The RNA shown here (transfer RNA) has 75 nucleotides and comes from an Alphaproteobacteria bacterium.
RNA sequence: GCUGCCGUAGCUCAGGGGUAGAGCACUCCCUUGGUAAGGGAGAGGCCGGGAGUUCAAAUCUCCCCGGCAGCACCA
Numbered sequence: 001g002c003u004g005c006c007g008u009a010g011c012u013c014a015g016g017g018g019u020a021g022a023g024c025a026c027u028c029c030c031u032u033g034g035u036a037a038g039g040g041a042g043a044g045g046c047c048g049g050g051a052g053u054u055c056a057a058a059u060c061u062c063c064c065c066g067g068c069a070g071c072a073c074c075a
Base pairs, nucleotide, nucleotide: 001071002070003069004068005067006066007065010024011023012022013021018055026042027041028040029039030038048064049063050062051061052060
C1' cells in the first nucleotide's frame, strides 16, 4: 500500500430502515442479626467523525479516523 472484518451504556456484546437493548457493574428500596445470594425500582449512550440517499439512517452508500487479520512491495 491492497483486501476483509470490527467500532453501540463503565465492561462484554445483541440489534442491521420506523427513532436503541441485554448480562455484569453502579445507585436506592425490600429481605437478613450482618454479609452473600434473591426480588423490585432507577440512573447511564452525539450508536467513532463527516457527507449523501430517504418521509424517516445506529442500520444503506461514499470519504476520513482507530483496532484486528490476511496479502503484497521497498530497504
Its Rfam family is "tRNA".